Description
A computed fold for a 504-nucleotide part of an RNA from an uncultured Chloroflexota bacterium, annotated as small-subunit ribosomal RNA, 5' domain. Rfam family: Bacterial small subunit ribosomal RNA. The prediction has a mean pLDDT of 86.

Context: one part of a larger RNA
RNA sequence: GAUGAACGCUGGCGGCGUGCCUAAUACAUGCAAGUCGAACGCGAAGCUCUUGGGAAACUGAGGGUGGAGAGUGGCGGACGGGUGAGUAACACAUGGCUGACCUGCCCUUCAGAGGGGGACAACCACUGGAAACGGUGGCUAAUACCCCAUACGCUCAUCGGGACUAGAAGCCGGUGAGGAAAGGUUGAGGCGCUGAAGGAGGGGGCUGUGGCCCAUCAGCUAGUUGGUAGGGUAACGGCCUACCAAGGCGAGGACGGGUAGGGGGCCUGAGAGGGUGGUCCCCCACACGGGCACUGAGAGACGGGCCCGACUCCUACGGGAGGCAGCAGUAAGGGAUAUUGCGCAAUGGGCGAGAGCCUGACGCAGCAACGCCGCGUGCGGGAUGACGGCCUUCGGGCUGUAAACCGCUUUUCAGGGGGAAGAGGAAGGACGGUACCCCUGGAAUAAGUCUCGGCUAACUACGUGCCAGCAGCCGCGGUAAAACGUAGGAGGCGAGCGUUAUCC
Repeated sequence: GAUGAACGCUGGCGGCGUGCCUAAUACAUGCAAGUCGAACGCGAAGCUCUUGGGAAACUGAGGGUGGAGAGUGGCGGACGGGUGAGUAACACAUGGCUGACCUGCCCUUCAGAGGGGGACAACCACUGGAAACGGUGGCUAAUACCCCAUACGCUCAUCGGGACUAGAAGCCGGUGAGGAAAGGUUGAGGCGCUGAAGGAGGGGGCUGUGGCCCAUCAGCUAGUUGGUAGGGUAACGGCCUACCAAGGCGAGGACGGGUAGGGGGCCUGAGAGGGUGGUCCCCCACACGGGCACUGAGAGACGGGCCCGACUCCUACGGGAGGCAGCAGUAAGGGAUAUUGCGCAAUGGGCGAGAGCCUGACGCAGCAACGCCGCGUGCGGGAUGACGGCCUUCGGGCUGUAAACCGCUUUUCAGGGGGAAGAGGAAGGACGGUACCCCUGGAAUAAGUCUCGGCUAACUACGUGCCAGCAGCCGCGGUAAAACGUAGGAGGCGAGCGUUAUCC
């Protein structure tokens, strides 16, 4: 000098930031991912019309309107948000390679959408179960599913071409075979669907180099190293399998052990360097512990699924339910870290043609001197200098222009009035009656803390008597202690001041 700090004493205001570093411990409760009726079939309440009964209230049947609600289907739930456990690794950083690759939504270009079919939910009936959740039979729609047709420069097979190349699977051409589609709505412009090519953005893989400690870890290795064939993948590969060979790595540190998410950065330092990785941004990993696949353009998926395990809860004892390292909040641990707040007004995201809906992302507010910055606690005058206190050589000295007193001001404070920008062409603001402005009032509402032996700025008195105590180092204290305690005075910093911890 620095800090995500804590502790002691103290504490007026504002702006901007920051706030579980420990138990990746366990979690009550609420919320955090939905949306589309312009893909589809049902369709409750309510309102209303007709008709039957009734004196009416009401009630039965049918129609219209209405859209709750769940269901089929599409897109999104792989983003956003959290955490740092694991990981010493192509995890990260940086530079390359991919003739070994993928890519929903978006953009550009070309071409196309002809015909047909059968289901399954919802629903109805019956039925099992305490529940969670089912079973059987029957009906039904679609942008759900399936078949046929057509099809390019697409895919596969085969033949040929020429160049680059270490090599060639890329590129060009021929032949054959194979592969598509969906409609809805309107204001008729469009939106959506299918195939192909390109782009943008995103991602997968390979690789050079770089960044921790221990040699009191010296040898390590059987899918091990390579080959052939096959499987698998979007894709190369011992990634996986069979067979064959016997290799591969290592003091330029293999293998083993310990520690650790990495970077941009941040702290310190003249620099070199040392330390660090909290907030913000990028990447990675994880989501109760472990494993697995499904769906999908994309996941081995935090708020999806299955299995095993530990734990918690419900149960009719047969069986079930759950996962805050999302936002708040609780318990526990700890020296220690906040509200079960407001709003989608803005920015951004998902869905939708749109209106809009959802959004604990986000925007705000609350708490905390935790940090940085700013402001204030008044300003001017006022005595050879009050009182009190302390010291004294008893003359006086210090506190000290300090106070009183006089004049002035009103930042702040209190009361009253007005009142935003942020919102785009109109309306629409959580923040917020906030910021800010005006008026009135009155010095009013606001100072502490540490130190005073040397280092180091600031000294006397009394008490104590190697006691009580101080202390960062040197060291103080055993009867005159500037070093302990108190007082007066002084010095430093100041809404803070000290102490402790850690780094340079």